């Protein structure tokens, strides 16, 4: 140095989480790396901890060890940004309501504003008149078996007769009563009246006359001030998630380059 058979070893690594701690099951990164089984009130171990059970493959180099470079990604601390949930706070920007102002718009005003003054109305009292309502007078109609009137056929009574008398029905009329009308006449009443007269009152409002000669008004916008029951938007504060970035720390896969060690038996 070669061959055969072995053995140690290898058959992925890392971060987080969990744990008193090491591994595993779980999540993630790396990127390709044998198969099967159990594992969260969990499985297996104890700083000699870097898994357990069963079966394969490989096996002394394509493997292993050491520090270096680069570095995916995770974790910790700190600072900042964005967006979200919840809670609180009237804070007065939007918003609600009120007051003011009179810059703008609208309206109104020389067909005369605000203002001043006079009169009238609206209001009150009294009287009158009218209307309505009620009652009455008046007028019309009706209205009595007999006990109202007139006239009283027939009949009746008196009389010798002439004649006289009472008188039912009918007809005519009338009384009380009843009904109608009730314009005109009389009386009464009042939540009665675009009515008249007299008196009173007049803050405001309305109408008109006169004086005078340019404003008046506050509906909308603006501005100023106040108000806040309820709470919507916004603001502010607190708190909790999410997400992004800076800085510091820490552990690091994959990759790069370098160094180191490389077992046992037999045969040639």
């Nucleotide at each position: 140095c070669c061959g055969u058979g072995c053995u140690a070893g290898a058959u992925g690594g890392g971060g987080g989480g969990u744990u008193c701690g090491g591994g595993g099951u779980c999540c993630c990164c790396u990127g390709u790396a044998c198969c099967g089984g159990a594992a969260a009130c969990c499985c297996u171990c104890g700083a000699u901890a870097c898994g357990c059970c069963g079966g394969g493959u490989u096996g002394a180099a394509c493997g292993c060890c050491c520090g270096c470079c680069c570095g995916c990604g995770g974790c910790c601390g700190u600072c900042g940004g964005a967006g979200g949930a919840c809670u609180g706070u009237g804070c007065a920007g939007c918003c609600u309501c009120c007051g003011g102002u009179g810059g703008g718009c609208a309206g109104u005003g020389u067909c005369g504003a605000u203002g001043g003054u006079c009169g009238g109305g609206u209001c009150c009292u009294g009287c009158g008149c009218g209307a309505c309502u009620c009652g009455g007078a008046g007028c019309c109609g009706u209205g009595a078996a007999c006990c109202c009137g007139g006239u009283c056929a027939g009949g009746c009574c008196c009389g010798g007769a002439a004649g006289g008398g009472a008188g039912c029905a009918g007809c005519c009329g009338u009384a009380a009563g009843c009904g109608g009308u009730g314009u005109c006449c009389c009386g009464a009443a009042g939540g009665u009246g675009c009515c008249g007269c007299a008196g009173g009152g007049u803050c405001g409002c309305c109408c008109g006359g006169c004086c005078g000669g340019a404003g008046c008004c506050a509906g909308c916008c603006g501005c100023c001030g106040g108000u806040g029951c309820a709470a919507g938007c916004g603001g502010c504060a607190g708190c909790c998630g999410u997400u992004c970035g800076g800085c510091g720390g820490u552990c690091c896969a994959a990759g790069g380059a370098g160094g180191g060690a490389u077992g046992c038996a037999c045969g040639g």

This is a predicted structure of a 268-nucleotide RNA (Bacterial large signal recognition particle RNA) from an Actinomycetota bacterium. RNAcentral holds the sequence, with entries from ENA. Rfam family: Bacterial large signal recognition particle RNA. On this family, see Rosenblad et al., Nucleic Acids Res 2003: "SRPDB: Signal Recognition Particle Database". The family's RNA type in Rfam is non-coding RNA gene.